[in-house]
RNA sequence: GCCGCGGUAGCUUAAUGGUAAAGCAGGUGCCUGAAGAGCAUCUGAAGGCAGUUCGAUUCUGCCUCGCGGCA
Repeated sequence: GCCGCGGUAGCUUAAUGGUAAAGCAGGUGCCUGAAGAGCAUCUGAAGGCAGUUCGAUUCUGCCUCGCGGCA
């Protein structure tokens, strides 16, 4: 340099053109002598910029970062 795959919550992963889901983590409450565990509940997320579309996390282009391959 070229090709491919990927970037979603603090972490690990989903789904999908129509309000983004879960586990762990975190806050609060219940429980306990106190913790832990358990139960309930709450908070919090689409790498950036454009385009297409009534509507984009999803499709397209460029940039950026990571991984793999070729040279």
RNAcentral holds the sequence, with entries from ENA. Transfer RNA from a Candidatus Azambacteria bacterium, 71 nucleotides, folded computationally. Lineage of the source: Bacteria > Bacteria candidate phyla > Candidatus Azamiibacteriota. Its mean pLDDT, the model's own confidence on a scale to 100, is 81. It matches the Rfam family "tRNA". Rfam classes the family as a transfer RNA.